[in-house]
Molecule: Bacterial large signal recognition particle RNA
Organism: Christensenellales bacterium
């Protein structure tokens, strides 16, 4: 150097998560490799030599170690976005409110505006008169077993005797009561009145009048001043999610480079 037959070892690698810790199931990257078969998230299996059991198969150009690169994940900060929770009440804020002004938009006004003057009406108190309600008189009707009146059959008391005395039923009357009428008189009262009289009172509205001769109104915008609230904006605080930039940390795959055993033949 070539064959053969062993051995070491291998038969994916990684993150993140879960764990005192390692490795597995499941997730999520890489990507094809000489392997299959039981285990398991209210988890399986070990213990720094850190899945474990069976069975197979590759085998020292195929495995190992170390290094570069940087797929891809994680950590943390910083910068923006969106979001939901708490407070606030300073902000030349959005919303509302009152005022204030009149630039500019409407209404109004020379068919006479604002102001101001006069009168009446609105308003107060009295008082009249009228509806209306109540009620009481007046008038009608009904009304008493005695205990209301008159008359009082029969019976009844008194009496020698004429005579006389009480008196139920009945009839008639009537008292309180009831119950009608609204004609008439009073009395009290009134969420009553296009009513009258009389005194007061305001100057808001409002009708009229008379002089007088150009603005009046704040409806919407716009400016200013005060307030209210806390839904929105904003400010502060913590919280979740997404982007982005950095730090740091682990790294498939890939590429560099080191190391690589044993016995026998030729």
């Nucleotide at each position: 150097c070539u064959g053969u037959g062993c051995u070491a070892u291998g038969u994916g690698g990684g993150g993140a998560g879960c764990u005192a810790g390692c490795g597995g199931u499941g997730c999520c990257c890489u990507g094809u490799a000489a392997u299959c078969u039981g285990c398991a998230a209210u988890c399986c299996g070990c213990u720094a030599u850190a899945g474990c059991a069976g069975a197979a198969c590759a085998g020292a150009u195929g495995a190992c170690u170390u290094c570069c690169c940087g797929a891809g994940g994680c950590u943390u900060a910083g910068c923006u976005u969106a979001u939901g929770g708490a407070a606030g009440g300073u902000c030349g804020g959005a919303c509302a409110g009152c005022g204030a002004u009149a630039a500019g938009g409407g209404a109004u006004g020379u068919u006479g505006a604002u102001a101001a003057c006069a009168a009446g009406g609105u308003c107060u108190u009295g008082u009249g008169c009228a509806a209306c309600a109540u009620u009481u008189u007046c008038c009608c009707g009904c009304g008493a077993a005695c205990c209301a009146u008159g008359u009082c059959a029969g019976g009844g008391c008194c009496u020698g005797g004429c005579g006389g005395c009480a008196g139920c039923a009945g009839c008639a009357u009537u008292a309180a009561a009831c119950g009608g009428u609204u004609c008439a008189a009073g009395a009290u009262g009134u969420g009553u009145g296009c009513c009258a009289c009389a005194a007061g009172g305001u100057a808001g509205c409002u009708u009229u009048g008379a002089g007088g001769g150009a603005g009046u109104u704040a409806c919407c915008u716009g400016u200013c001043g005060c307030u209210c609230a806390a839904u929105c904006g904003c400010u502060u605080c913590g919280g979740u999610a997404g982007g982005u930039u950095a730090u740091g940390u682990c790294g498939g795959a890939g590429g560099a480079a080191g190391u690589u055993g044993c016995a026998c033949a030729g």